Background
This is a predicted structure of a 96-nucleotide RNA (Glycine riboswitch aptamer) from Oscillospiraceae bacterium Marseille-Q3528. The coordinates come from a structure-prediction model, not an experiment, and the mean pLDDT is 78. The model forms 83% of the base pairs in the Rfam consensus.

RNA sequence: UUGGCUUUGGAGAGCCCCGCUGGAACGAAGCGGGCGCCGAAGGUGUACGGCGGAAGUGUGUAUCCGCUAAUCUCUCAGGCAAAAGGACAAAGGAGG
Numbered sequence: 001u002u003g004g005c006u007u008u009g010g011a012g013a014g015c016c017c018c019g020c021u022g023g024a025a026c027g028a029a030g031c032g033g034g035c036g037c038c039g040a041a042g043g044u045g046u047a048c049g050g051c052g053g054a055a056g057u058g059u060g061u062a063u064c065c066g067c068u069a070a071u072c073u074c075u076c077a078g079g080c081a082a083a084a085g086g087a088c089a090a091a092g093g094a095g096g
């Protein structure tokens, strides 16, 4: 310096409506249909910067191409009571 893993913290958005299943009943869950939302699993896209190249060359912070990022962006995926999950952070840390 990197870091599987452990502990703790950890946001946002309809406990939405209809039908079926289930069921004592409600809810949750599953399947189908409908509208509205969120962004912090994952994924997509993005550069005036950086790196490399090309052409041109009298000159030009000029031109073209490729690579490269995010908490930005899209909302594919995922999510919208609790639970689970959760980028990231703190502490520890196998191994490299």
Stems, first nucleotide, its partner, number of pairs: 001096002005092005014035001016034006036080003042076001043074001045072001049068006